[in-house]
RNA sequence: CAACCGAAACGGCAAACUCAUUGAAAAGUGAGGACGCAAAACCGAGGGCCUAAAGCGUGACGCUAUGGCAGCCUGGUUUCCGAA
Numbered sequence: 001c002a003a004c005c006g007a008a009a010c011g012g013c014a015a016a017c018u019c020a021u022u023g024a025a026a027a028g029u030g031a032g033g034a035c036g037c038a039a040a041a042c043c044g045a046g047g048g049c050c051u052a053a054a055g056c057g058u059g060a061c062g063c064u065a066u067g068g069c070a071g072c073c074u075g076g077u078u079u080c081c082g083a084a
Base pairs, nucleotide, nucleotide: 005082006081012037013036017032018031019030020029021028022027035071041077042076043075045074046073047072048069049068050067055063056062057061
């Protein structure tokens, strides 16, 4: 110095919920709020999950992503600190 790793320290992010707003919905955005997170920073590449407007098949209804989830996992990229 680097890797692995995660004690300490400086900090960081922000679940549920509430209000406003966008959206057919899932969900997103902003404010409040903290369940938690050592990548809970970025990427929709692979898997998985959610929704079903339009469309298709229809008796009830069902199928389906071109819509979403990065705080579901895998993977890729970047990164603060430095005890054992």

Predicted 3D model of an 84-nucleotide RNA (c-di-GMP-I riboswitch aptamer) from Lachnospiraceae bacterium YSD2013. Lineage of the source: Bacteria > Bacillota > Clostridia > Lachnospirales > Lachnospiraceae. The coordinates come from a structure-prediction model, not an experiment, and the mean pLDDT is 89. It matches the Rfam family "c-di-GMP-I riboswitch aptamer". Its family is annotated with cyclic-di-GMP binding in the Gene Ontology.